[in-house]
RNA sequence: GCGGCUGUGGUCCAGUGGUAGGAUCGGGGCUUCCCAAGCCUCGGGCCCGGGUUCGAUUCCCGGCAGCCGCA
Numbered sequence: 001g002c003g004g005c006u007g008u009g010g011u012c013c014a015g016u017g018g019u020a021g022g023a024u025c026g027g028g029g030c031u032u033c034c035c036a037a038g039c040c041u042c043g044g045g046c047c048c049g050g051g052u053u054c055g056a057u058u059c060c061c062g063g064c065a066g067c068c069g070c071a
Stems, first nucleotide, its partner, number of pairs: 001070007010024004018054001025043006047063005
């Protein structure tokens, strides 16, 4: 330098053109003699810019970062 894959809460991982979900984490509550466990509730996220579209996390273009391969 070229090609491919990936990028989603603090962490790990789903998701799909029509409101972004789970686990974990943190706050509060219920339960308990206490703790743990369990249950409820709240908080927090689509890497960045542009385009297409009524509507983009999803599709397209460019960039950035990581990983893999080639040179």
Predicted 3D model of a 71-nucleotide RNA (transfer RNA) from a Microcaldota archaeon. It matches the Rfam family "tRNA". It is annotated as a transfer RNA. Taxonomically the source falls in Microcaldota (Archaea, Nanobdellati). Model confidence (mean pLDDT): 80 of 100. RNAcentral holds the sequence, with entries from ENA.